[in-house]
Context: one part of a larger RNA
Molecule: small-subunit ribosomal RNA, 3' minor domain
Organism: Gemmataceae bacterium
Order: sequence, then C1' cells, then structure tokens
RNA sequence: CACCGCCCGUCAAGCCACGAAAGGGAGGAGCGCCCGAAGUCGCUGAGCCGACCGCAAGGAGGCAGGCGCCGAAGGCGAAACUCCUGAUUGGGACUAAGUCGUAACAAGGUAACCGUAGGGGAACCUGCGGUUGGAUCACCUCCUU
Repeated sequence: CACCGCCCGUCAAGCCACGAAAGGGAGGAGCGCCCGAAGUCGCUGAGCCGACCGCAAGGAGGCAGGCGCCGAAGGCGAAACUCCUGAUUGGGACUAAGUCGUAACAAGGUAACCGUAGGGGAACCUGCGGUUGGAUCACCUCCUU
C1' cells in the first nucleotide's frame, strides 16, 4: 500500500501450555494393631556351682533355665497430605491466503460506550438508567480577532 481501508465473534484445521475430572499407581512424619531381638528390672528357679559357714548333710550366695513389664528392627491398616497418571471436559495463547455473517472505527449507515436484565448461530439485539470520550442544525452565554 491511505474505505477496493480497518476490523469483531462463532464455527472448522493445526499446535502449545493450563484448569476440572470418575478412576488407577506411588510415597507418607505421625497414629492404631500385630510380632518382638539384645538388654536392664521384677517374679520364679525341682537343674548347675571352686572360694563364705559347716566334719558332713546342708545353708548362704551365685548361675543356667522359665515367666512378665519395657523394648529396636520388621509386618499390617485407615486417614491427613504430596506426587504421577487419567476416559472425558472447559476455556486460553498462537498459526500468509478456510466458513458464516458485519458488531466497532465516518452520523460506520440504528451515534458509541458504561451498569443491569432478558434474548440470540456468531459478532450482537432489545428494555431501563447513566456518560459524551457523538456528527449535523438552531439558539443562548462567554472568550479571541
């Protein structure tokens, strides 16, 4: 490249990241339950023992063993929480020449916009209230020449 301009949204295609999501998987301090080593302690101790007492028998003391409390590791369970995945779904960003219309920019051909409500393939439309960041025409006030 200057209206043969600019430009909006739905739809279609491609691609990217994100949200939601039944479900699936993994982790999970701590908690609950199960199991329970070593060891201390308590009870027991019919088995065992050189030192003490005793002539001896035995006693005292001790040990093994048994039981119990506590108890590390381990196992199981549900949940908070975290991560991954997930049919499907939602909008979003982007992408020379796709589809439908033409909403906005000029009075953009119904001035536009804001709020709100309803409606509509889509941009949007309609009602009510508001703004001028509206063109045109007329009048009034003010300013400049």